[in-house]
Context: one part of a larger RNA
């Protein structure tokens, strides 16, 4: 100087408390461990691994296994020989591949032509070489997690100390903040904080189609004429700064209350992550040192596996019902996506869907009925008109192909489950809870992920205690 303490003081955080809803019990989905297996590819392991890499394993992916094959190689550059590229068919085979038959002369330069040369591509050969998701994340770059959006981490000069180092950065107030003020052997500065950026909340101006409709006509309908006031869209501005008033305070910083205001003291949300810590994670994104491999640890193909199942754990979904289930009617979103696409509408089908097909490269057309809600009816507390697992049958769609191993539909079947032990998680407001909608990936496949809106609470006395963190101080046989 640090680190640590079941030492002290001050302070903060959904840390506790106060509340609301869960997890832990059930079934299923999914990840992991274990076991099994020819293989169940590999990585990730307290918080910070376990719906994680994977924004989507039937083949492919794929790295694993079994079998069949290749050896200058699936891919790159150089050299030599042949051939236009390309394309059709036959035989063997699971395919890779092997053998055979046919069609076929483009582009550039020279040339009347024949022909010669060249670029690209195909093919045979020689060796230099290629290749490796093989090992080492404890050799590395890059990227990422975490402490933590915590308020800290440092430097120059000066001063003090023999020195390590101290001071500044401590102290008194204050703040979300090393934020600001005052004081002070310190005076300044840098990286962080804040602000600048995006979004949302109010208004103004500009603009008015594909958007909108107050007034005037018109219609089944903003449908059409008309209009751009309103909504909205998207660009530019305004607006909030403790600016104003009162009080407290050291004539300070600031705090408390008030006015005006759409918004008030960081208005809400996001992006933004200091010096560093964990030899944290990643050599399987990529790059890369070293090592290993080179008729194989490389490459191609078919099939299988990653989907196994006495069990254990994590994360979710669906429930156990009446604040509910079912039936009928009816209302109101936002944000997205669409041409190898979204598909209105009509018809067929109980339905998944099929057939035909308008419109739309989209503020125009489509996906697209939002659902919870509201109104009416029914069920009356039961393993039920709750719950839907499982299984049988019949189908639809995608795709060479749904057996291993897809999703969906219909009929039948109708398991566990009556609110979950010890323990444990999230959340402070348009939040929790609850309800539906869209998107990426994607041929197909979503209870996951990311985003969007609808309805919309309760509680916070307080900081003794648990956990984590910041500052000062103290002890130490620790570094």
């Nucleotide at each position: 100087u640090g680190a640590c303490g079941g030492g002290g003081g001050c302070c903060c955080g959904c840390a506790c408390a106060a509340g609301c809803g869960g997890u832990g019990g059930a079934g299923u989905a999914u990840g992991u461990g274990g076991u099994u297996u020819a293989a169940u590819u590999c990585g990730a392991c307290g918080c910070a691994a376990c719906g994680c890499g994977c924004a989507g394993a039937a083949c492919c992916u794929u790295a694993c296994c079994u079998g069949g094959u290749c050896u200058u190689g699936a891919c790159a550059u150089c050299c030599c020989g042949g051939g236009a590229a390309u394309u059709u068919c036959c035989u063997g085979g699971a395919a890779a591949c092997a053998g055979g038959a046919g069609a076929g002369u483009g582009c550039c330069u020279c040339g009347c032509a024949a022909g010669a040369g060249g670029a690209a591509c195909c093919u045979g050969g020689u060796g230099a070489c290629a290749g490796g998701u093989g090992c080492u994340g404890c050799a590395u770059g890059g990227c990422u997690g975490u402490c933590g959006u915590c308020a800290g981490c440092u430097c120059g000069u000066g001063u003090c100390g023999u020195g390590a180092g101290a001071u500044g950065u401590u102290g008194g107030g204050u703040u979300a903040a090393g934020u600001c003020c005052c004081g002070c052997a310190a005076c300044g500065a840098g990286c962080g904080c804040a602000a600048c950026c995006c979004u949302u909340a109010u208004c103004u101006u500009u603009a008015g189609u594909u958007g909108c409709c107050a007034u005037c006509a018109u219609u089944a309908a903003g449908u059409u004429g008309g209009g751009c006031a309103c909504u909205c869209u998207a660009a530019a501005g305004a607006g909030a700064c403790u600016g104003c008033c009162g009080g407290u305070g050291u004539c300070a910083a600031a705090c408390c209350g008030g006015a005006g205001g759409a918004a008030g003291g960081u208005g809400g949300g996001g992006a933004u992550g200091a010096c560093g810590u964990c030899a944290a994670g990643u050599c399987c994104u990529c790059a890369u040192g070293g090592c290993c491999u080179u008729u194989a640890u490389g490459a191609c193909c078919a099939g299988g596996g990653c989907u196994a199942c006495a069990c254990a754990c994590g994360u979710a979904c669906u429930a156990c019902a009446a604040u509910g289930g079912c039936c009928g009617g009816u209302a109101c979103a936002a944000a997205g996506g669409g041409c190898a696409g979204c598909a209105a509408c009509a018809c067929a089908g109980c339905g998944a869907u099929g057939u035909g097909a308008a419109g739309c490269u989209a503020a125009u057309c489509c996906c697209a009925u939002a659902a919870a809600g509201c109104c009416g009816g029914u069920c009356u507390c039961a393993g039920u008109c709750c719950g839907g697992a499982u299984u049988g049958g019949a189908g639809u769609c995608u795709g060479c192909a749904a057996c291993u191993c897809g999703a969906c539909u219909c009929c039948a079947u109708g398991a566990a489950g009556u609110u979950g032990g010890a323990a444990u998680c999230g959340c402070u407001a348009g939040u929790a809870a609850u309800c539906g909608u869209g998107g990426a990936u994607c041929a197909g496949c979503a209870c996951g992920c990311c985003a969007c809106g609808g309805u919309g609470a309760a509680u916070a006395c307080g900081u003794u205690c648990c956990c984590g963190g910041g500052c000062c101080u103290u002890g130490u046989a620790c570094a």
About this RNA
Predicted 3D model of a 479-nucleotide part of an RNA (small-subunit ribosomal RNA, 3' major domain) from a metagenome. Rfam family: Bacterial small subunit ribosomal RNA. The prediction has a mean pLDDT of 84. The RNAcentral record of the full RNA draws on SILVA.